[in-house]
Predicted 3D model of a 514-nucleotide part of an RNA (small-subunit ribosomal RNA, 5' domain) from a Gemmatimonadales bacterium. Taxonomically the source falls in Gemmatimonadales (Bacteria, Pseudomonadati, Gemmatimonadota, Gemmatimonadia).

Context: one part of a larger RNA
């Protein structure tokens, strides 16, 4: 010189676009952050209409719990932990899975018991719970059937990387299913297979911190064998056998740390660096644990211990903001307890629509970047005031005053968006065409008009490195200082004043990397 997730000190006029707890993975009060479906199912409470004398009964709409489906594993945070096949990067898997989504095929017969909701009738501060009774399903569970799947048993054929893979044939077993809408057409669904996209999940080579004042380390350790588990290889786990395995090309052990794409500096090679954005990890109050499920060892699931915090009728119960805001505390320090789902995207739904602190937009911060302005021009008795002065005059300085003139950005006023087309009606086989409509930001941007020079400059520095000097106050005092240094009576160095030099809504100082 350059850079920043900055901080301090001073000043501070506008806008875009960024961007903002780096410290305590410290503790959190409140509200929201994941629900949806009535076209799966029973009912249950209103509310319309039709029948009916009436009890009551049909239908249709809302709203509500439960039974059932998907979806809570994504999205959002955070860098604790991790030095690891954790990450990047090239193979591999002839050792693997895989819900929805695409392509194909084939099917989708016929039964059964059950149980919430609900009645009844207890128990309990609460949080909950028992019994009896009775009911539905796309909720469960047998039967048939099933080429193709998956075990077996024979044969042929091709192929290969040990263990093998593949094609076809054939024997014996095994193993599905639901239903809803809809006047229908038919749509959505549901069983089994095959392939495909995309994801996931093993495994290997190379890569990429400090330390040897860490030199030895290891028994499930390192191989076979069987057994088990798993999707699926493997000491992964068990049981027996063998004695092996790593290591100075640094084993083992301390330290420190998410990694990467990329950032920052440099001509480069290199150094430092991973905050926002993207991918990949790992995590969710501390440890541990399986359940469910295509998919978790699960941030707003569940169990168990710990440790806080709250509520208790003391028997016993509840929580978990490293989602968004926000509150204490820590700290040099780091934001709103905000609007919307109008748009993108995400669950669910057939849709209509519901939810969505994802995101889209205000808000507050000169925290960074970039634009713009704070007037243009003319104007010398070179004015007054300051300052200096050899007292002649220099200097501030065309600056100001004045004179004309322009309107950027604030100010006022009218007018005012793109982002919005899905979807929805109605026509039409279709392609499409026609109409009502949907904007949080926002009466904002952007356009005209109207007034006014009016409302808009500071910081640092001036001995030398470095652009820029004099005069008053101080007298090794007060003080200054990045390095050399300055100050003890004429200090260009320290304060102050005038004037000069640099950058300007900034300038400086600190910190930290090149």
């Nucleotide at each position: 010189g350059g850079a920043c997730g900055a901080a301090c000190g001073c000043u501070g006029g506008c806008g875009g676009c960024g961007u903002g707890c780096c410290u305590a993975a410290c503790a959190c009060a409140u509200g929201c952050a994941a629900g949806u479906c009535g076209a799966a199912c029973g009912g249950a409470g209103c509310c319309a209409g039709g029948g009916g004398c009436a009890a009551c009964u049909c239908u249709g709409g809302c709203u509500c719990a439960g039974u059932g489906g998907c979806g809570g594993a994504c999205g959002g945070g955070u860098g604790c932990g991790u030095a690891a096949c954790a990450c990047g990067u090239g193979a591999g898997g002839a050792a693997c899975a895989u819900g929805a989504c695409u392509u194909u095929c084939g099917g989708u017969g016929g039964g059964g018991g059950a149980u919430a909701g609900c009645c009844g009738g207890c128990c309990c501060a609460a949080c909950g719970g028992c019994c009896g009774g009775g009911u539905a399903a796309u909720a469960c569970c047998g039967c048939g059937u099933a080429c193709g799947a998956c075990c077996u048993u024979u044969c042929g054929g091709g192929g290969a990387c040990a263990u093998c893979c593949u094609c076809g044939a054939u024997u014996g077993g095994u193993g599905a299913a639901a239903g809803c809408a809809g006047c229908a057409a038919u749509g959505c669904g549901c069983c089994g297979a095959a392939a495909g996209a995309g994801u996931g999940c093993c495994u290997c080579g190379c890569g990429g911190c400090c330390u040897a004042u860490c030199a030895g380390c290891u028994a499930g350790u390192u191989g076979g064998u069987g057994g088990g588990g798993u999707a699926a290889u493997g000491g992964c786990u068990c049981a027996c056998c063998a004695a092996g395995g790593c290591a100075a090309c640094g084993a083992c052990g301390g330290g420190u740390a998410g990694c990467u794409g990329g950032u920052c500096u440099g001509a480069g090679a290199g150094g430092a660096u991973g905050g926002c954005c993207a991918g990949c990890c790992a995590c969710a109050u501390u440890g541990g644990g399986a359940c469910u499920g295509a998919g978790a060892c699960a941030c707003g699931g569940c169990c168990c211990a710990g440790a806080c915090u709250c509520c208790u009728a003391c028997g016993g119960g509840a929580g978990g903001c490293a989602g968004c805001a926000g509150u204490g505390g820590g700290g040099a320090a780091u934001a709103u307890u905000g609007c919307g789902c109008a748009a993108u995207g995400g669950g669910c739904g057939a849709a209509a629509g519901c939810c969505u602190g994802a995101c889209g937009c205000a808000g507050c911060g000169a925290c960074g970047c970039c634009g713009c302005g704070u007037g243009u021009g003319g104007g010398a008795u070179g004015a007054c005031g300051g300052c200096c002065u050899u007292c002649g005059g220099g200097u501030u300085g065309u600056a100001a005053a004045c004179c004309a003139c322009u309107g950027u950005c604030g100010g006022g006023a009218g007018g005012g968006a793109c982002g919005a087309a899905u979807g929805c009606g109605c026509c039409g086989c279709a392609a499409g065409g026609c109409g009502a409509g949907u904007g949080a930001c926002g009466g904002u941007a952007c356009c005209u008009c109207c007034a006014a020079a009016g409302g808009a400059a500071g910081c640092a520095c001036c001995g030398g490195c470095u652009a820029a000097c004099u005069c008053c106050g101080u007298g090794c005092c007060a003080g200054c200082a990045g390095c050399c240094g300055c100050g003890g009576u004429a200090a260009u160095a320290c304060g102050g004043a005038g004037g000069g030099u640099g950058c300007g809504a900034g300038c400086g100082u600190u910190g930290u990397c090149c």

Rfam family: Bacterial small subunit ribosomal RNA.